Predicted 3D model of an 84-nucleotide RNA (c-di-GMP-I riboswitch aptamer) from Salimicrobium halophilum. Of the family's consensus pairs, 95% are formed in the model. It was read from a public genome assembly, where an Rfam model found it. The coordinates come from a structure-prediction model, not an experiment, and the mean pLDDT is 89. NCBI's taxonomy places the organism under Bacteria, Bacillati, Bacillota, Bacilli, Salimicrobium.
RNA sequence: UUACGACAAAGGCAAACCUUGUGAAAGCAAGGGACGCAAAGCCAGGGGCCUAAAGAAUAUAUUCCAUGGCAGCCGGUUAUCGAA
Numbered sequence: 001u002u003a004c005g006a007c008a009a010a011g012g013c014a015a016a017c018c019u020u021g022u023g024a025a026a027g028c029a030a031g032g033g034a035c036g037c038a039a040a041g042c043c044a045g046g047g048g049c050c051u052a053a054a055g056a057a058u059a060u061a062u063u064c065c066a067u068g069g070c071a072g073c074c075g076g077u078u079a080u081c082g083a084a
Stems, first nucleotide, its partner, number of pairs: 004082002012037002017032006035072001041077003046074002048070003055064004
């Protein structure tokens, strides 16, 4: 330096659920709370997934559509520690 990941050390994050706020929704923020996580740090100009307000289409209650989201799906990128 690259890979790898201990019942190591020091720390870190925080699912579901609840409360409040926000949003058309998906979701997000804060507080509580821990299912888990060695990148559960960052990236939404790669793939994938969610939503469909506005707009469009038509058979008028359905379809399409991201300019809205998800990094705890894959991927990219940077990084702490050091047993085998």